[in-house]
RNA sequence: GCAUCCUUGGCUCAGGGGUUAGAGCGCUGCCUUCACACGGCAGAGGUCGUAGGUUCAAAUCCUACAGGAUGCA
Numbered sequence: 001g002c003a004u005c006c007u008u009g010g011c012u013c014a015g016g017g018g019u020u021a022g023a024g025c026g027c028u029g030c031c032u033u034c035a036c037a038c039g040g041c042a043g044a045g046g047u048c049g050u051a052g053g054u055u056c057a058a059a060u061c062c063u064a065c066a067g068g069a070u071g072c073a
Stems, first nucleotide, its partner, number of pairs: 001072007010025004018056001027043005049065005
C1' cells in the first nucleotide's frame, strides 16, 4: 500500500429499516443477616466511533474519515 471483517451503557454481546435501544456481568439503594456473603426487589448509566447522504422514517442501507483485527504484498 491492497482486500475482508469489526466499532452499540464500565466490561462481554444481541438487535440487519417501523418510531419507548436490550440482555448478562458490574455499579447504587432497599429488604433479608448480629455482620458479611448468597438471594429478592427497585434504580442509575447510551444522543449506537465521527461527518455527510438515501428514506415519510436509519443503530440498521450508501460514502468518506478515524480506530482495531486478520490476510496478501
The RNA shown here (transfer RNA) has 73 nucleotides and comes from Candidatus Falkowbacteria bacterium LH_S3.
It matches the Rfam family "tRNA". Rfam's curators write: Transfer RNA (tRNA) molecules are approximately 80 nucleotides in length. It is annotated as a transfer RNA. Rfam links the family to the GO term triplet codon-amino acid adaptor activity.
Lineage of the source: Bacteria > Bacteria candidate phyla > Candidatus Falkowiibacteriota.
The coordinates come from a structure-prediction model, not an experiment, and the mean pLDDT is 82.